Molecule: SAM riboswitch aptamer (S box leader)
Organism: Bhargavaea cecembensis DSE10
RNA sequence: UUCUUAUCAAGAGAGACCGAGGGACAGGCCCUAGGACGUCUCGGCAGCGGACCCCAUCCAUUGGCGGCACCGUGCUAAUUCCUGCAGAUGUCUAUCCAUCUGGAAGAUGAGAA
Numbered sequence: 001u002u003c004u005u006a007u008c009a010a011g012a013g014a015g016a017c018c019g020a021g022g023g024a025c026a027g028g029c030c031c032u033a034g035g036a037c038g039u040c041u042c043g044g045c046a047g048c049g050g051a052c053c054c055c056a057u058c059c060a061u062u063g064g065c066g067g068c069a070c071c072g073u074g075c076u077a078a079u080u081c082c083u084g085c086a087g088a089u090g091u092c093u094a095u096c097c098a099u100c101u102g103g104a105a106g107a108u109g110a111g112a113a
Stems, first nucleotide, its partner, number of pairs: 001113008013042005021031003025084004043076003047073004052067002054064003080105001085102006
């Protein structure tokens, strides 16, 4: 980097440095010189895999909106910030708008090449 698969409505910030953009992309909307984004340090959260504990099932497994934070990884503004495509309904036709469902894209984990 690509493929497969699971999840994405919850959760969790201070200090130092830097100095202009950042929120993946496009539109919207938002954050930002009262210093964002990023980097480092220290904390925190508990999503996924492992270890351990509890409960149920069971006879060697399977499961849980269980616990824990030891290991690996991840996260710590806004639902993945919202919408991108398709369908249904509101609504008789079209547009707009709203709600819902599925998808796409993206993120993270696990496995594989």